The part of an RNA shown here (small-subunit ribosomal RNA, 3' major domain) has 475 nucleotides and comes from a metagenome. The prediction has a mean pLDDT of 85. RNAcentral holds the full RNA, with entries from SILVA.
Context: one part of a larger RNA
Order: sequence, then structure tokens, then C1' cells
RNA sequence: UGACGGGGGCCCGCACAAGCGGUGGAGUAUGUGGUUUAAUUCGAUGCAACGCGAAGAACCUUACCAGGACUUGACAUGUCGCGAAUCCUCCUGAAAGGGAGGAGUGCCUUCGGGAGCGCGAACACAGGUGGUGCAUGGCUGUCGUCAGCUCGUGUCGUGAGAUGUUGGGUUAAGUCCCGCAACGAGCGCAACCCUCGUGUUUAGUUGCCAUCAUUCAGUUGGGCACUCUAAGCAGACUGCCGGUGACAAACCGGAGGAAGGUGGGGAUGACGUCAAGUCAGCAUGCCCCUUACGUCCUGGGCUACACACGUACUACAAUGGUAGGGACAGAGGGCAGCCAACUCGCGAGAGUGAGCUAAUCCCGUAAACCCUGCCUCAGUUCAGAUUGCAGGCUGCAACUCGCCUGCAUGAAGGCGGAAUCGCUAGUAAUCGCAGGUCAGCAUACUGCGGUGAAUCCGUUCCCGGGCCUUGUACA
Repeated sequence: UGACGGGGGCCCGCACAAGCGGUGGAGUAUGUGGUUUAAUUCGAUGCAACGCGAAGAACCUUACCAGGACUUGACAUGUCGCGAAUCCUCCUGAAAGGGAGGAGUGCCUUCGGGAGCGCGAACACAGGUGGUGCAUGGCUGUCGUCAGCUCGUGUCGUGAGAUGUUGGGUUAAGUCCCGCAACGAGCGCAACCCUCGUGUUUAGUUGCCAUCAUUCAGUUGGGCACUCUAAGCAGACUGCCGGUGACAAACCGGAGGAAGGUGGGGAUGACGUCAAGUCAGCAUGCCCCUUACGUCCUGGGCUACACACGUACUACAAUGGUAGGGACAGAGGGCAGCCAACUCGCGAGAGUGAGCUAAUCCCGUAAACCCUGCCUCAGUUCAGAUUGCAGGCUGCAACUCGCCUGCAUGAAGGCGGAAUCGCUAGUAAUCGCAGGUCAGCAUACUGCGGUGAAUCCGUUCCCGGGCCUUGUACA
């Protein structure tokens, strides 16, 4: 100087407390461990691995296994020879591959040849998701959006170092003020950026409709006032008033205001820590393989199943279930696409077919909600697992191993032990919608809006963190 303390002081954080809803019990989905297997490819492992890499394993993907094949190779550059390229047929085979036959002659040319493509040969080489993340780059997680981490000059100390950065206040903040052997500065904080909330200007189609006419309908004429759209500008600064304070910084209350003291949300992550993670995204040193640890193909596996754990979905019901009727979003996506209307089908869907490269057309009926009827506390008109049959869709192909529909079947489950998680407001809870991935497949993920709470006395305690101080046989 640090680190540590079941030392002290001060202060924060959904850390506790106060509340609301869960997980842990059930069924299922999914990931992991374990076991099994020819293979169940590899990685991730306290927080910070476990719906993680994977924004989607039937083939492909695919790296794994079995079998069948190739050897300058599936891919790149170079040398030589032959042939235009290319197309077709036959045999064998699961395909890859192996074998045989035929058609065909292009472009440029100084007629030597050349470009491009294919085949063959030999060699340089290719290739490796083989190893090492403890050889690395790059990127990422984490402490932590915590308020810290340092430097120059000066001063003090023999020196390591200290001072500044400590102290008194204050703040979300090393934020600001005051003091002070310090004076300044840098990386962080804040602000500058995006978005939401108010107004205004400009603009008025594909958007809108107050007045006039018109219609089943903003449908059409008309209009751009309103809504909205999207570009600019204004607006919030403790600016104003009162109080407290040290005449400071600031804090408390108030006015005005759409918004008030960082207005809400996002992007933004200092010096560093964990030899943290990744050689399988990519790049890369070294080591290793080279008729194989490379490459191609068919089939299988990654989907196994006594069991254990994590994360979710659906429930156990009456604040509910069911039948009929009625209402209101936002944000997105669409041409090998989204698909209206109509017809057929109980339905999944099929047929036919208009519009739309989209404020124009389509996906597209949002659901919870409201009204009315039934159910009356039961393993039920709760719950929906499992299984049988019949169908639909995608796709060469749904057996291993897809999704959906109809009929039938109707399991566990009566609110969950010890323990444990999230959340402070348009939040939790609850309800649906969309998108990416994608031929097909979503209870996952990322977004979007609808309805919309309770509680916060407080900081003794648990956890994590910041500053000062003290002890130490630790570095």
C1' cells in the first nucleotide's frame, strides 16, 4: 500500500421488511446430469452452465455411427497432354460410384495459337468442426451503470509511498459548495444521441370528415378545420415565490405548466477482476492426420429411458366452465409472397379467382371484456394427458421422427414439505396479437398493445456494494 475481520462509523440497492404473484407437489414441453447405445456429435457447469451456442436435427443441416465408394481429391493456384462446351442412351448399384456407346462442333486469331470449360497424368499442394481458449487476435459474460480509477507539476517522507482523492455539508453520482500543501488535468458521472409525453409551423394522399350535397358504406363530389402521418421549431432551467441552511452548494413547500427537480424508457459499461467463455462463427502460432483424423453417398443417430435437477406451458375450477349475441388495439409482415369475395367440406383444408411491390390490397373475426341462458361444488358440463379410428397439409420422402382436424377415449391433478424466485406503476398480475428462424414444425425467443393492482413503518437482521477508520503472525 492492499486484502481480510462472526471490529467500529456513515450510506446505498426489490438486499431485508411491507405487499402481490409464482417455483418446489401433478401432467406435458424443453434443456442438463446420469444410464443405455454401433452412435446417442461437440461445447457451456455457483452467482455469471442447464427453452444456453441452436432465429426452428424427417433427408439436408451433421460435426456422430454402420455399410458402400474416391485418392491432386468436394474447394484454390501452378505445369504438361488430349478434347469445344454441352447433351443423350444402356448395364450394374440403395445411392455415391464403376463400366460401355452415341450426338455435337461455338468465340477471338498475326493460323503458330489463345480465352473459357471438361477429361487425364505426375508433383508442388489442397483438406481436417483433429488437439491446445493455460500459446493468441477478435468478440462476449461478470462485479456494475457500481462511482470509482489515474496522471503532470509541486510539497512531505531515507524509502515503499503519501498528499491531491482526506475533512464539514450535499447529491443518483469523485454531483456541487466550503475548507485544506496543494494547483491543475485525463478516463468514468452528467450532458450531447434515439424514443414517448404538450404546443406550433409546413404539407394533405393512400390518411381524415365539422359544414353542404350524395351513398348500403368517407362510397362519390367537396374540404384540409379536426384526427393522423413526418420534417422543422418551441418547451423544463431549481427559471420564479416562501422557508431551512454557512451570506454557499443544496433541501422542503408553493405558483404557473402537458410535463418539476435526472419527466418515463433506451442506447451508452472507466482502470481492472475471474489463466471466466469461445481454436465449433471467423482469424491464427505450435503439435498431429495425409488411399485418411480428408471427401462423397445410403441408412441410422443427435428424438434412447429405471432415475435426478433447472426453465416453462396447462390445470386443479363458480372472480369459473359452456352456448348464443355485441364492442374496442398497437406493432409488424407480404411477389417462387400475402391471399379478399364466391363455391365445397362438421373441420383441418380444397377449388376457383380479384387486389396488392402496399397509410391504397391482403394477413385480419384481437382476446380478456359486456349482455342473456344453462351448469350448482361433483374428480363434475373442472382438467385435459394417454390411446384407437378416420382425414387434411408441407415435402423426393412424415416407420424410426412433423404439424393440424373430426369422432371416440378421459390419466394424474382437491393449490403443493423443507426451501426458493420475480416485481415499486401503466410496474406486478392477467389477456390476446405480430415477427424472425422456416418447405413444414413454437408452451421458446424478440417485440406490440388491452385490462390493471397491493405495499414501502423502517434499516435491527440476511445478501451484494461504496467511503472513512481500527486490528492483523496474511500478500